[in-house]
Molecule: transfer RNA
Organism: Candidatus Curtissbacteria bacterium
Order: sequence, then structure tokens, then C1' cells
RNA sequence: GGCUCCAUCGUCUAGUGGCCCAGGACGCUAGGUUCUCAUCCUAGUAACACCGGUUCGACUCCGGUUGGAGCCA
Repeated sequence: GGCUCCAUCGUCUAGUGGCCCAGGACGCUAGGUUCUCAUCCUAGUAACACCGGUUCGACUCCGGUUGGAGCCA
């Protein structure tokens, strides 16, 4: 330098154009249960890397940027 893949709550992840102001698990917070802690139950918490484009509508498709991984030279 070329090519391919990846980027979503604090962490791990689901999503393949509208059913989703994004779901689940762990974590954290509050309450219940318990003599207390743990367990268990309930509720809450918090995310689409960035910029542009396509579209009536984008986490999703396209282009670019940034960062990461791999292959070739």
C1' cells in the first nucleotide's frame, strides 16, 4: 500500500428496512422476603463509534472517517 471482517447499556450480547422512543443476561440502585447476610421476587438504571447519502421510514442499505482484528505484498 491492497483486500476482508468487526464497532449496540458499565460488561457480554439479540437485531438482517416499519412490529423497537432498541430486547435479554450479568452488574448497579430501591423495595419485598430474612433476626442479619446470601439466595429468591418485583421495579428501576443505562447503549446503536463519527459524518454524509438512499428511502415516506435506517441500529439495519450505500459512501467516507476513526479505532480494532486478520490475510497478502